[in-house]
RNA sequence: GCCCGCUUAGCUCAAUAGGAAGAGCAUAAUACUUCUAAUAUUAGAGUUCGGGUUCGACCCCCGAAGCGGGCU
Numbered sequence: 001g002c003c004c005g006c007u008u009a010g011c012u013c014a015a016u017a018g019g020a021a022g023a024g025c026a027u028a029a030u031a032c033u034u035c036u037a038a039u040a041u042u043a044g045a046g047u048u049c050g051g052g053u054u055c056g057a058c059c060c061c062c063g064a065a066g067c068g069g070g071c072u
Stems, first nucleotide, its partner, number of pairs: 001071007010025004019055001027043005048064005
């Protein structure tokens, strides 16, 4: 330099050919308990970035960044 793959919540992962994002663990609060723990309920928290297509984009197109792999 060229090619391929990946990037979604604090972490690990979903989202079945475009109809609008959820789970487990973790965190906080409340209930229970003499107190913790456990358990239950509730809450907060996200699509790497910039454009485009579309009535509508995590999903399709273009570019950039990061990570991983391959070739020279």
Model confidence (mean pLDDT): 80 of 100. A computed fold for a 72-nucleotide RNA from Paraglomus brasilianum, annotated as transfer RNA. It matches the Rfam family "tRNA". It is annotated as a transfer RNA. The RNAcentral record of the sequence draws on Rfam.